[in-house]
Context: one part of a larger RNA
RNA sequence: CUGGGCGUAAAGGGUCCGUAGGGGGUUUGCCAAGUCUGGUGUGAAAGCCCGCCGCUCAACGGCGGAACGGCACUGGAGACUGACGAACUCGAGUUCAUGAUGGGAGAGCGGAAUUCCUGGUGUAGCGGUGGAAUGCGUAGAUAUCAGGAGGAACACCCGCGGCGAAGGCGGCUCUCUGGCGUGAAACUGACCCUGAAGGACGAAAGCGUGGGUAGCAAACAGGAUUAGAUACCCUGGUAGUCCACGCUGUAAACGGUGUGCACUAGAUGUGGGGGGUCCUUUGGUCCCCUCCGUGUCCAAGCUAACGCGAUAAGUGCACCGCCUGGGGACUACGGCCGCAAGGCUAAAACUC
Repeated sequence: CUGGGCGUAAAGGGUCCGUAGGGGGUUUGCCAAGUCUGGUGUGAAAGCCCGCCGCUCAACGGCGGAACGGCACUGGAGACUGACGAACUCGAGUUCAUGAUGGGAGAGCGGAAUUCCUGGUGUAGCGGUGGAAUGCGUAGAUAUCAGGAGGAACACCCGCGGCGAAGGCGGCUCUCUGGCGUGAAACUGACCCUGAAGGACGAAAGCGUGGGUAGCAAACAGGAUUAGAUACCCUGGUAGUCCACGCUGUAAACGGUGUGCACUAGAUGUGGGGGGUCCUUUGGUCCCCUCCGUGUCCAAGCUAACGCGAUAAGUGCACCGCCUGGGGACUACGGCCGCAAGGCUAAAACUC
């Protein structure tokens, strides 16, 4: 001395559940597997290392010693790890009370707006652009009023506000259902943490079957622009966007920051709960304390810097994933998965 790292340089798995494995609170008894220690045996010779000696020296050789990291048997120790037994309550969970919530699923309902249809009023334009044109309109459009149809999305409230593991979730009501906070301490008694495999969930686009289609709109068509314009702008417009069921399994799936636990100055805003003081009793505002969440600014510390800073990127522990120069290459081949599109796993030659 016995790697260093992963916010932005290469590097956190999209998320969760969970098998094996790894790790594991407090007290005590017992065993002695790990661990520590003594002894015995073995560990061939040569070689390496040390000492002495022989070839004139050296290489080389001879003799002696040490060593041979190891293994087995055996005596002992009992702190730590472990096995087994007993017990505990602070970890974890249950119970009771209470609270917040766009968490999920199904059904029903509502109003505004766009479009279309019918009818009334009304007449020559409307629409669109940088300017135009395509387009629509005397078969009566645009505008305006009344009625109707249908689909999709839910203005204001809406908030560095809430909920969810993540993806994500926003009109209203009902039904079913998940998770969470706080307070009480009654119960269980380490039941815990992580998690290779594996499983489930997983935006958008896409795929299959059937339905639906108002608006929007890849492709496509036309009009412009331009040297050209397979674009940007305009007029149209089909898949799709919506629903049901099934598949796909990806993303700048981002906090570009894995999960859990503990510890380490403060200040201030905000969402939810509990407690207290005062003002006049109830109620309620201010104020104070406290727990959970979500922001901002900072001490120490960390960082290459930027910055992070109790929601850590600080200080530690446990477990998983991942990185190891750029290109080739989120590729080829093979395997597995998929209806396909493709996905997962993942090189090399060559080159700088």